[in-house]
């Protein structure tokens, strides 16, 4: 200097004039004015997950259904988050991607190919027979070639009619057992053994763990206002037996009964709370490889409800083009985009700019 990998941040500033919302204070007197102070995001978006919170639901067991899936940890929790590790794959590398089980069973692998799971003979090789010959018939074979994404271990030697783990040596892989390290996933080593038994489970399935339902239009308070009617089920009515509804489907168990359901019609849609003090932010110290946790101190940082941040002017900042030797000038542009209960994440959009760490290559000293 070039090319890459990972992480973090900003995304407009200043001044003037006019205009907004919350809170506080003071006037004023029920309407307004003045002062002070605070006032949209990294995604506020999508609504993909998880919770906090609110209301309803007694509970236990079983079946079904759903979610998840390497190990350990952090965290309120999380299929999607974070940290640290393990194994496999990709890349020269920094780094990136993936993750229960295929010998429990079933299923699928198009086309091509002889054959796609305990599969198989198209070309070929060998042996025997027939034939003048081309070649044909029978037997053996899976080492060589072909097909394919993938074809039942690799190299070498022996052996054979020709071949084959048929045998042997060295490897790779698999399995049982043993030893060592590690909390663990796993890692390292050793003996023996048959020779060797694809892929897909975001296919059905198997194993393990977990799982109530709704949602701030949740849910409360106040005020105002009207007009009820019809039908059905169950129940009530003296006793007994049974039976009904709800808690999910079943069982146990529990609770309830003048309740529930359908249709027609009427009234209200106003005000207040919820509403922002939070799993909150910042700083320091300590513990921990780290995520993060603890302690102390400081701070309060939107709460609207036809829904607040705007408009105008000027000067800059940044980017692009152009004129100029330069200084400097001119023109144009300045992204994605607006809270509505609140947080932890994920995903998507984003003009332009800045910072840090690491890798590879080239050149020079």
């Nucleotide at each position: 200097g070039a090319a890459g990998c990972c992480g973090g941040c900003c995304g407009g500033g200043u001044g003037g004039c006019c205009g907004c919302g919350g809170c506080g204070c003071g006037a004023c007197c029920a309407g307004u004015c003045g002062c002070g102070u605070c006032g949209a995001g990294g995604a506020a978006a999508g609504u993909c997950c998880g919770g906090a919170c609110u209301c309803c639901a007694c509970a236990g067991g079983g079946c079904a259904g759903g979610a998840c899936g390497c190990u350990g940890g952090a965290g309120a929790a999380a299929g999607u988050c974070c940290c640290a590790g393990g194994c496999g794959g990709g890349g020269u590398g920094a780094c990136c991607c993936g993750c229960g089980g295929a010998a429990a069973g079933u299923g699928c692998c198009a086309c091509a190919g002889a054959a796609a799971a305990c599969a198989g003979a198209c070309c070929g090789c060998c042996c025997g027979g027939c034939g003048c010959a081309g070649g044909c018939c029978g037997g053996g074979u899976a080492a060589g070639g072909g097909u394919g994404a993938a074809a039942c271990g690799g190299u070498g030697a022996g052996g054979u009619a020709a071949g084959a783990g048929c045998u042997c040596a060295c490897c790779a892989g698999c399995g049982c057992c043993c030893c060592g390290g590690g909390u663990g996933a796993c890692c390292g080593g050793g003996u023996c053994g048959g020779c060797u038994c694809g892929g897909c489970a975001a296919a059905c399935c198997c194993c393990g763990u977990c799982c109530g339902g709704a949602g701030c239009a949740a849910g409360g308070c106040c005020a105002a206002g009207c007009a009820g009617g019809a039908g059905g089920c169950a129940g009530g009515u003296g006793g007994c037996c049974c039976g009904c509804c709800c808690g999910c489907c079943c069982c146990u168990c529990g609770g309830g009964g003048a309740g529930c359901c359908u249709c027609c019609g009427g009234g209200u849609a106003g005000g207040c709370c919820g509403c922002a003090c939070g799993a909150g932010g910042c700083g320091a110290g300590c513990g921990g490889c780290a995520a993060c946790g603890c302690u102390c101190g400081c701070c309060c940082c939107a709460g609207a409800u036809g829904g607040a941040u705007g408009g105008c002017c000027a000067c800059c900042g940044c980017c692009g083009c152009u004129c100029u030797c330069a200084a400097g000038g001119g023109c144009g542009g300045u992204a994605c985009a607006g809270a509505a209960u609140c947080c932890g994440g994920c995903u998507u959009a984003c003009a332009g700019g800045c910072c840090g760490g690491c890798u590879u290559c080239c050149a020079g000293a």
A computed fold for a 365-nucleotide RNA from an Actinomycetota bacterium, annotated as Bacterial RNase P class A.
It was read from a public genome assembly, where an Rfam model found it.
The organism belongs to Actinomycetota, within Bacteria.
The coordinates come from a structure-prediction model, not an experiment, and the mean pLDDT is 76.